[in-house]
C1' cells in the first nucleotide's frame, strides 16, 4: 500500500433500526459472622472509539478518521 474482522461499565460479553443499552465478575453499603470469607439485599458506574450521513427513530445501516488483530503484496 490491498482485502476481511473488531471498538458497548474496571475485565469478560449480550442487545431484531423500536420500552429507561443490560449480564456476569469486579468495587461501594447493608444483613449475617468473635473478625473475615462465602451466601442474601440493596447501590454507584455508560459521550456504545471520534466526527458526518441517512431515518420518525441508530449500540446496529452509509461515509471518513483513529486505535486494534489477521491475511495477502
Nucleotide at each position: 500500500c490491498g482485502g476481511c474482522g473488531c471498538g458497548u461499565a474496571g475485565c469478560u460479553c449480550a442487545a431484531u433500526g423500536g420500552a429507561u443499552a443490560g449480564a456476569g465478575c469486579g468495587c461501594c453499603g447493608c444483613a449475617c459472622u468473635a473478625c473475615g470469607g462465602a451466601u442474601g439485599c440493596g447501590g454507584a458506574g455508560g459521550u456504545u472509539g471520534a466526527a458526518g450521513g441517512u431515518u420518525c427513530g441508530a449500540g446496529u445501516c452509509c461515509u471518513u478518521c483513529c486505535g486494534u488483530g489477521c491475511c495477502g503484496a
Notes
A computed fold for a 73-nucleotide RNA from a Myxococcales bacterium, annotated as transfer RNA. The coordinates come from a structure-prediction model, not an experiment, and the mean pLDDT is 80. The organism belongs to Myxococcales, within Bacteria.